This is a predicted complex of two RNAs, RNase P RNA and transfer RNA, with 425 nucleotides together. Rfam match: Bacterial RNase P class A. The family's RNA type in Rfam is ribozyme. Model confidence (mean pLDDT): 76 of 100.
RNA sequence: UAAGUAAACCGGGUGACCGCUCGCCUCUGGCGAGAGGAAAGUCCGAGCUCUACCGGACAGGAUGCUGGGUAACACCCAGGAGGGGCGACCCUACGGACAGUGCCACAGAAACAUACCGUCCGCCUCAGGCGGAUAAGGGUGAAAUGGUGAGGUAAGAGCUCACCAGCGGCCGGGCGACCGGUCGGCUGGGCAAACCCCAUCCGGAGCAAGACCAAAUAGGGGGGCAUAUGGGAUGUCCGGCCCAGUCCCCGGGUUGGUCGCUUGACCCCGGGGGUAACUCUGGGGCUAGAUAGAUGGUCACCGUUCGCCUUGGCGAAUACAGAACUCGGCUUAUAGGUGAACUUAACCC
RNA sequence: GUGAGCGUGGCCAAGUGGUUAAGGCGCCAGGUUGUGGCCCUGGAGAUCGAGGGUUCAAAUCCCUCCGUUCACCCCA
Repeated sequence: UAAGUAAACCGGGUGACCGCUCGCCUCUGGCGAGAGGAAAGUCCGAGCUCUACCGGACAGGAUGCUGGGUAACACCCAGGAGGGGCGACCCUACGGACAGUGCCACAGAAACAUACCGUCCGCCUCAGGCGGAUAAGGGUGAAAUGGUGAGGUAAGAGCUCACCAGCGGCCGGGCGACCGGUCGGCUGGGCAAACCCCAUCCGGAGCAAGACCAAAUAGGGGGGCAUAUGGGAUGUCCGGCCCAGUCCCCGGGUUGGUCGCUUGACCCCGGGGGUAACUCUGGGGCUAGAUAGAUGGUCACCGUUCGCCUUGGCGAAUACAGAACUCGGCUUAUAGGUGAACUUAACCC
Repeated sequence: GUGAGCGUGGCCAAGUGGUUAAGGCGCCAGGUUGUGGCCCUGGAGAUCGAGGGUUCAAAUCCCUCCGUUCACCCCA
């Protein structure tokens, strides 16, 4: 200098005038605050609210290597195994195929099994046929009776040996997933994002939750069950408990207001612990609460990008996009800019 | 906010692991007819909403994104 890797931050600012919303005050005025890194998607987890339900079983759903973090999680961190990359680093829906069932089309002899060609041996009516042996070679296919090499054999085969892979036993290391060493017979595959098995976990509904006030009308009408019954928050069943009522249909009234509504598992700075995620502690701060839905307009200067002319100036533009109870994540969209770390290549000192 | 669906030639619409993706309407050509319509014969037209993943193989199974449809209040 170029090419990359993995993250972090910014993504407009300052002043004046006018305008809008909220809070406070000494109130016809003044002070202060006023949209994000994703506010988006609504994919997960919670806080919070309501519910007379509680326990058990079955069904259903979710997660899936190990250990930590967290309020919790399908998230984050650190490891392990497999794979990709020269490397920094990256990817994995990563338990089980000897619990069972199922699928592997076409091709091919054969896909829970086998001999089409070939090879060897024997016989015959001998450029062909019959019988036996074989699974090393060839063909088919995504995949064909572990792989490579040597010996051996009638020709071959783990038949034997050496080195690997797989499976099992023993010993050692590690919290663990796993790793290392050694011994051993010789050993058919894939798919569980197929049904399933195993382990762990899971009440329901959701701020349009819920609480209160006000107003109006028709606390109107009909039907079922009836204390041996009806109802009680995923579905079914059982046991217990609670209420005395409860369920369904038709019709009518009101579509009003206040709270919930912002002090939070919150933010910033410093110190201790931890590889890290994170955690403990000291100090400081209060940063929108709207409800047809506020945060805008004008002027000037500055910042960034682009184009033109070239001591400098002129013009244009400025991405994705806007809270609606709050937070921790994931996913998706994004013009441009800033600073550091690491890897590789070339060159210079 | 919650729940349940849909997307396949120009239009409608089957197919839900086995690779030339049915059918109907429409379009084109020929036939028939004095001409048109009906009718008969034949033909063309599709990367299954988009992207990624699993698998030997994906319209079909899984994940993410885009578009679109329906249902769900209070008093008593």